[in-house]
Context: one part of a larger RNA
RNA sequence: UGACGGGGACCCGCACAAGCGGUGGAGCAUGUGGCUUAAUUCGAUGCAACGCGAAGAACCUUACCAAGACUUGACAUGUAGAGGACAGGGUAUGAAAGUACCUCUUCCUUCGGGACCUUUACACAGGUGCUGCAUGGCUGUCGUCAGCUCGUGUCGUGAGAUGUUCGGUUAAGUCCGGCAACGAGCGCAACCCUUGUCCUUAUUUGCCAGCGCGUAACGGCGGGAACUAUAAGGAGACAAACUUUCAAAGUGGGAAGGUGGGGAUGACGUCAAGUCAGUAUGGCCCUUACGUUUUGGGCUGCACACGUGCUACAAUGCCCGGUACAAAGGGAUGCAAGGUCGCGAGACGGAGCAAAUCCUCAAAGCCGGGCUCAGUUCGGAUUGAAGUCUGCAAUUCGACUUCAUGAAGUCGGAAUCGCUAGUAAUGGUAUAUCAGCUACGGUACCGUGAAUACGUUCCCGGGUCUUGUACA
Numbered sequence: 001u002g003a004c005g006g007g008g009a010c011c012c013g014c015a016c017a018a019g020c021g022g023u024g025g026a027g028c029a030u031g032u033g034g035c036u037u038a039a040u041u042c043g044a045u046g047c048a049a050c051g052c053g054a055a056g057a058a059c060c061u062u063a064c065c066a067a068g069a070c071u072u073g074a075c076a077u078g079u080a081g082a083g084g085a086c087a088g089g090g091u092a093u094g095a096a097a098g099u100a101c102c103u104c105u106u107c108c109u110u111c112g113g114g115a116c117c118u119u120u121a122c123a124c125a126g127g128u129g130c131u132g133c134a135u136g137g138c139u140g141u142c143g144u145c146a147g148c149u150c151g152u153g154u155c156g157u158g159a160g161a162u163g164u165u166c167g168g169u170u171a172a173g174u175c176c177g178g179c180a181a182c183g184a185g186c187g188c189a190a191c192c193c194u195u196g197u198c199c200u201u202a203u204u205u206g207c208c209a210g211c212g213c214g215u216a217a218c219g220g221c222g223g224g225a226a227c228u229a230u231a232a233g234g235a236g237a238c239a240a241a242c243u244u245u246c247a248a249a250g251u252g253g254g255a256a257g258g259u260g261g262g263g264a265u266g267a268c269g270u271c272a273a274g275u276c277a278g279u280a281u282g283g284c285c286c287u288u289a290c291g292u293u294u295u296g297g298g299c300u301g302c303a304c305a306c307g308u309g310c311u312a313c314a315a316u317g318c319c320c321g322g323u324a325c326a327a328a329g330g331g332a333u334g335c336a337a338g339g340u341c342g343c344g345a346g347a348c349g350g351a352g353c354a355a356a357u358c359c360u361c362a363a364a365g366c367c368g369g370g371c372u373c374a375g376u377u378c379g380g381a382u383u384g385a386a387g388u389c390u391g392c393a394a395u396u397c398g399a400c401u402u403c404a405u406g407a408a409g410u411c412g413g414a415a416u417c418g419c420u421a422g423u424a425a426u427g428g429u430a431u432a433u434c435a436g437c438u439a440c441g442g443u444a445c446c447g448u449g450a451a452u453a454c455g456u457u458c459c460c461g462g463g464u465c466u467u468g469u470a471c472a
Stems, first nucleotide, its partner, number of pairs: 001472002003469003007466007015456002019419005026311008034302002042053002064297007073124001077123008088103006106115003126286002129284003135280001137275003140271001142269001147186006153162003166177003192263004197235007207224002211222003238257001241251003313412001317371007329360003334353002339348003378409001383404007425448007
């Protein structure tokens, strides 16, 4: 000087408390451990691994296993020799890959050869093989915590100290005052995006107040530029005004008030944290195999244990009929309306749309009826049968539909998680990946919409000062 303390003081955070809803019990989905296996590919392992890499394992993917094949190789560049276009078609064998064979057949030319391809030989290719404790790059974490440093000066023999401590204050090393310090840098804040109010401009594909036309009905039409909306530019908030001694605090005005809400943004560093399997890369290793390729299997196995979720256990509910209101996205190998068929998944057919134009466009809610507290008109697992769709192909191993079946479950022990406002809770919608899908996951969007915070004694984590130490 740090680190640590079941030392002290001060402060902060959904850290506790006050509340709301869960997890832990059930069934299922998914990931992991374990076990099994020819193989169940590999990695991630307290917080910070476990719906993680994987924004999608039937084949492919695929790295694993079994069996069958190839050896300058599936892919790149070069040299030398030989030959011919390549491509295409066919036969035999085979699970396919491959192997053997048949057929068909070039262009340019200075006639030396060249382009392209096959083949032989050699340099080499290739490796998801090892090492993240050899590395780059990227990422997680403490933590969006308020810290981390430097120059000059001063003090100290020196390591170092001072500044950065102190009194206030702040979300903040934020600012003010004081001070052997005076300044500066990386962080904080602001500058960026979005949202909340107003103005200007523009007015189609969007809008329709006033005028007119038309319809069973609809901005459908003439027209309009007010309103909404769209998308470009501005205004607005700065402790500006008043009170107050500065910082700060109170009051008014205001759409918005003290960081208005949200996002992006992550200092010096810590964990030899994670990744050689995203790519790059040193070293080591393999080279008729640890490379390449094909078929089939596996990654989906199942006495069990754990994590994360979904659905429930019901009456603030379930079922049936009617009826209302979104936002944000996606669409050409695509989205697909009206119509017809089917109980349905869906099929037939295809108007329109490269889209503010066409398509896809809610559910909780509200109105009416039934159920009456039961393992039920709750709950839907499991199983049987019949189907639909995608795709060479749904047996291992897809999703969905209909009929039948109707399991556990009556609110969950110890323990434990999230959340402070348009938040929690709850309801649906869209989308990336994608032929299809294991999505109940991820990422966005809108609808309905709470309760509580006395306070900082305690638990956890963090910051500043101080103190002890046989630790560095």